Annotation
Predicted 3D model of a 367-nucleotide RNA (Bacterial RNase P class A) from a soil metagenome. The model forms 88% of the base pairs in the Rfam consensus. It matches the Rfam family "Bacterial RNase P class A". It is annotated as a ribozyme.
RNA sequence: GGGCGAGGCGGUUGCCGCUCCUUCCCGCGAGGGAGGAGGGGAGGAAAGUCCGAACUCCAAAGGGCAGGAUGGUCGCUAACGGCGACUCCGGGCGACCGGGGGAAAGUGCCACAGAAAGGACACCGCCCUCCGGGAGAGGCGCAGCCUCCCCGGGGAGCAAGGGUGAAAUGGCGAGGCAAGAGCUCACCGCCCCGGUGGCGACACCGGGGGCACGGCAAACCCCAUCCGGAGCAAGGCCAAACGAACCCCGUUUUGGGACGGCCCGUCCCAGGGGGUGGGUCGGCCGCUGGGGCCCCGGAGCAAUCCGGGGACUAGACAAAUAACCGCCCCCGCUUCGGCGGGAACAGAAUUCGGCUUACGUCCCGCU
Numbered sequence: 001g002g003g004c005g006a007g008g009c010g011g012u013u014g015c016c017g018c019u020c021c022u023u024c025c026c027g028c029g030a031g032g033g034a035g036g037a038g039g040g041g042a043g044g045a046a047a048g049u050c051c052g053a054a055c056u057c058c059a060a061a062g063g064g065c066a067g068g069a070u071g072g073u074c075g076c077u078a079a080c081g082g083c084g085a086c087u088c089c090g091g092g093c094g095a096c097c098g099g100g101g102g103a104a105a106g107u108g109c110c111a112c113a114g115a116a117a118g119g120a121c122a123c124c125g126c127c128c129u130c131c132g133g134g135a136g137a138g139g140c141g142c143a144g145c146c147u148c149c150c151c152g153g154g155g156a157g158c159a160a161g162g163g164u165g166a167a168a169u170g171g172c173g174a175g176g177c178a179a180g181a182g183c184u185c186a187c188c189g190c191c192c193c194g195g196u197g198g199c200g201a202c203a204c205c206g207g208g209g210g211c212a213c214g215g216c217a218a219a220c221c222c223c224a225u226c227c228g229g230a231g232c233a234a235g236g237c238c239a240a241a242c243g244a245a246c247c248c249c250g251u252u253u254u255g256g257g258a259c260g261g262c263c264c265g266u267c268c269c270a271g272g273g274g275g276u277g278g279g280u281c282g283g284c285c286g287c288u289g290g291g292g293c294c295c296c297g298g299a300g301c302a303a304u305c306c307g308g309g310g311a312c313u314a315g316a317c318a319a320a321u322a323a324c325c326g327c328c329c330c331c332g333c334u335u336c337g338g339c340g341g342g343a344a345c346a347g348a349a350u351u352c353g354g355c356u357u358a359c360g361u362c363c364c365g366c367u
Stems, first nucleotide, its partner, number of pairs: 001364003004360002007328007015041002018038006025032002043345001047356002050354005055231004067227005072086005087100005101222002106220002108216003123162002125158002128155007136148005170188002173185003189211001190209008235285004245276005254270006293310007329342005
């Protein structure tokens, strides 16, 4: 770095779904239960819920702003922030690993240390000069003068060396200079131009320029590309009881009211009967067969794609997926008779493609 995920075969007994049959056991109903048979029953990460989709509902002319994500090039993919190949930079002796737009558009920041952290700076130091001092050394024509050396101060120059830092204004060598410095030169680096190769990132070659451009964008920002929201508790179907709403019926009977009072009659309200649609309790669907898996052949360095064949078998009440026995296999111990062990991380809940994280006394390859 890659693989596997834990033994194989058979049997017994349980538990949970599915299909078929039976029972008419429960429920007004939608539906459900029980028994029998057959055939199934966790993972490489089912996890984190970090990306991308399918599916469902809501929203939606189009464009822009805001916000978010991504960022070498080419390819793969339904899509992706994923994968492959290549390229550049960085790390490692190496196998290998990590990273990738823009810092010469602007703004901002660069802790501590340090003189100075941006169009900066002189602490130690180097060099020249002036002044003062010295019981120093040397020289001369010796009360003195000159040279050198040392100490202190002033002025001008330098950025080589020391020192600080993650980072100090290209590196190194030579020339040059008072000392120095791309000041000059060679090589390396950098920038610009041209050519060649490559789809491209980029690489190589040639020429020119003494060199301008410190770092940070997981700081704001700029550029390019992409992005509607919520999520299976999505959502859909069926559908009680009570109350409310609306519609219809309405007499023999009840109560109240209106038609001036009374009787009949008519009408209204309540009570009564029947019905409608919506939602609630409840039931069912969504639910697992899919951009999926295995084998073979072909294209491609690969990711991946194409063709052919094959097998499909968790789907819940957030609830099952287990226990035991026999033989074989592997590991450890052994008094050679046997004995012990076969794990860890973790556990489905709409599905799929990835990433990340967790784990194993297991296997393979490379250094």